[in-house]
The part of an RNA shown here (small-subunit ribosomal RNA, 5' domain) has 514 nucleotides and comes from an uncultured Peptococcaceae bacterium. Its mean pLDDT, the model's own confidence on a scale to 100, is 86. The full RNA is in RNAcentral, with records from ENA, Greengenes and SILVA.
Context: one part of a larger RNA
RNA sequence: GGACGAACGCUGGCGGCAUGCCUAACACAUGCAAGUCGAACGGAGUCUUUCCGGAAGUUUACUUUUGGGAAGACUUAGUGGCGGACGGGUGAGUAACACGUGGGUAAUCUGCCUGAGAGACUGGGACAACAGGGGGAAACCGCUGCUAAUACCAGAUAAGCUCACGGGGACGGGAGUUCCCGGGAGAAAAGGAGAAAUCCGCUUUCAGAUGAGCCCGCGGCUGAUUAGCCAGUUGGUGGGGUAACGGCCUACCAAAGCGACGAUCAGUAGCCGGCCUGAGAGGGUGUACGGCCACACUGGAACUGAGACACGGUCCAGACUCCUACGGGAGGCAGCAGUGGGGAAUUUUCCGCAAUGGGCGAAAGCCUGACGGAGCAAUGCCGCGUGAGUGAGGAAGGCCUUCGGGUUGUAAAGCUCUGUCUUCGGGGACGAAUAAAUGACGGUACCCGAGGAGGAAGCCACGGCUAACUACGUGCCAGCAGCCGCGGUAAUACGUAGGUGGCGAGCGCUGUCC
Numbered sequence: 001g002g003a004c005g006a007a008c009g010c011u012g013g014c015g016g017c018a019u020g021c022c023u024a025a026c027a028c029a030u031g032c033a034a035g036u037c038g039a040a041c042g043g044a045g046u047c048u049u050u051c052c053g054g055a056a057g058u059u060u061a062c063u064u065u066u067g068g069g070a071a072g073a074c075u076u077a078g079u080g081g082c083g084g085a086c087g088g089g090u091g092a093g094u095a096a097c098a099c100g101u102g103g104g105u106a107a108u109c110u111g112c113c114u115g116a117g118a119g120a121c122u123g124g125g126a127c128a129a130c131a132g133g134g135g136g137a138a139a140c141c142g143c144u145g146c147u148a149a150u151a152c153c154a155g156a157u158a159a160g161c162u163c164a165c166g167g168g169g170a171c172g173g174g175a176g177u178u179c180c181c182g183g184g185a186g187a188a189a190a191g192g193a194g195a196a197a198u199c200c201g202c203u204u205u206c207a208g209a210u211g212a213g214c215c216c217g218c219g220g221c222u223g224a225u226u227a228g229c230c231a232g233u234u235g236g237u238g239g240g241g242u243a244a245c246g247g248c249c250u251a252c253c254a255a256a257g258c259g260a261c262g263a264u265c266a267g268u269a270g271c272c273g274g275c276c277u278g279a280g281a282g283g284g285u286g287u288a289c290g291g292c293c294a295c296a297c298u299g300g301a302a303c304u305g306a307g308a309c310a311c312g313g314u315c316c317a318g319a320c321u322c323c324u325a326c327g328g329g330a331g332g333c334a335g336c337a338g339u340g341g342g343g344a345a346u347u348u349u350c351c352g353c354a355a356u357g358g359g360c361g362a363a364a365g366c367c368u369g370a371c372g373g374a375g376c377a378a379u380g381c382c383g384c385g386u387g388a389g390u391g392a393g394g395a396a397g398g399c400c401u402u403c404g405g406g407u408u409g410u411a412a413a414g415c416u417c418u419g420u421c422u423u424c425g426g427g428g429a430c431g432a433a434u435a436a437a438u439g440a441c442g443g444u445a446c447c448c449g450a451g452g453a454g455g456a457a458g459c460c461a462c463g464g465c466u467a468a469c470u471a472c473g474u475g476c477c478a479g480c481a482g483c484c485g486c487g488g489u490a491a492u493a494c495g496u497a498g499g500u501g502g503c504g505a506g507c508g509c510u511g512u513c514c
Base pairs, nucleotide, nucleotide: 001514002513003512004511006510008508009507010506013384014383015382016381017380018379019377020376021342026340027339028338030337031336032335035082036081037080040079041078043076044075045074046073047072048071049070050069051068052067053066054065055064056063057062058061089295090294091293099219100218101217102216103215104214105213108212109211113208114207115206116205117204118203119202121155122154123153124152130145131144132143134141135140161186162185163184165182166181167180168179169178170177171176191200192199193198221267222266223265228258229257233255234254235253236252237251238250239249240248270292271291272290273289274285275284276283277282297318298317299316300315301314320331321330322329323328348374350373351372352371356370357368358367359366360365387417388416389415390414397408398407399406400405421455423450424449425448426447427446431441458503459502460501461500462499463484464483465482469498470497471496472495473494479486480485
């Protein structure tokens, strides 16, 4: 000098764009943050229309009311489907194939989506809801009975698929892979809407796309005052397991494997694109934005599923908090706000789904603290303003003075103007994609008009480094100080004033990095 997720002191007009718990991965009141589908299904409720029956009233063919059936509309607790593995947060752990980069998978999976091939036949039994009757303070839980399905089960069919076998070809060093043929064994399915056409679904196979798993080469911290480490350890065989290779697991066999090219141990740490600095080489760093990883009160475990060992799912244990009728239960903000606490220090319990994106749905639509916005904070960057011109009797006042004057100083006043920002009044968007409708922001931005210099300047320094000097006070005191050093009676170094210098809605100080 530059930089910052900064803090502190003094000061503070406006706008745009960013950024905002770096500390306690401390504990959390309250609200919201993941639902959706009635065009999968049986019910239940409300309303309407209509049919059948009953009752009441009278105007005797109408009105009211009630029970049952059918149809339709709306709502939805339950069964069922898809989604809750995305999106959002945090950086605790991790020195590791976690990350970066380049390869491999002849060792693999992939819901929804795309392109093709083939198919959907025949049956069956349940369980919720519901009804009845119970237990419990509650959370909730048994018992009996009924019932539907795109829920579940059995059988049939099998080109292609899987498995083993036989024959032949191709590739490969080999293990093996792949193609064709043959016969054998095994495994599928669901319907819904519509008057219909048709549409949306279902099963199976191949291919693609996307996403993911696994393996390998290389690369990036510190300590040797850590020198030896290791028993599933290293390899093999058989078996198991996985989507898949593999000591991944297991039985047996062999006795290996790693290490001064730093094993092991210990400390520290999420990694990268980037960011800061620097002429570069390098050094430092990993906030925000993007990619990957890990975690979700702490520890462990699996279930479901295409995908999890699952932040707002389940089970077990633990600590903590809450409810309780003392028998037993409930909870997890490192989601968005917000609270306490810690701290030098970090925001609103705001608006909206209008846009973009996501989930479900045929759609209408519903949900979305993702997101779009507004609010707060000079936290940062950028832009603008606080007026412009003229004006010498060089006014008054202040300060200094050799008492002549000098300086503040064209500075002010005065005169002539301007209207950015601010204030008031009027108009008023783009963002909306459409034939039309649809805007949180927002009556915002922006435009027009009116008024008046009015409402808007401070902070630090002035001994040298280092731009800028005098007076008074103080008297090694009070104090200053980045270094050298100032202060003990003439202090340009302390304090105040005038003046001057620097920067300017900021200026200084502290911390950290180059």